Transfer RNA from a Bacilli bacterium, 75 nucleotides, folded computationally. Model confidence (mean pLDDT): 81 of 100. The sequence is in RNAcentral, with records from ENA and MGnify. The same sequence occurs in records of 2 taxa. The source organism's lineage runs through Bacteria, Bacillati, Bacillota and Bacilli.
RNA sequence: GCCGACUUGGCUCAACGGCAGAGCAAUCGCUUCGUAAGCGAUAGGUUGCAGGUUCGAAUCCCGCAGUCGGCACCA
Numbered sequence: 001g002c003c004g005a006c007u008u009g010g011c012u013c014a015a016c017g018g019c020a021g022a023g024c025a026a027u028c029g030c031u032u033c034g035u036a037a038g039c040g041a042u043a044g045g046u047u048g049c050a051g052g053u054u055c056g057a058a059u060c061c062c063g064c065a066g067u068c069g070g071c072a073c074c075a
Base pairs, nucleotide, nucleotide: 001071002070003069004068005067006066007065010024011023012022013021018055026042027041028040029039030038048064049063051061052060
């Protein structure tokens, strides 16, 4: 330099054009003599950035950044 995959709550991942969710973690409560476990509830996201298409975009298109992999180059 070329090609491909990926980027979504604190973490791991769903959602593949139609109101952004789950598990774990956090907080509060129930339970217990107490702790853990278990059960219930609550909060937490401008979906990496910036544009475009669309009635409507996490999803489709363009550009950029980052991570990973492959190929090439490398006196």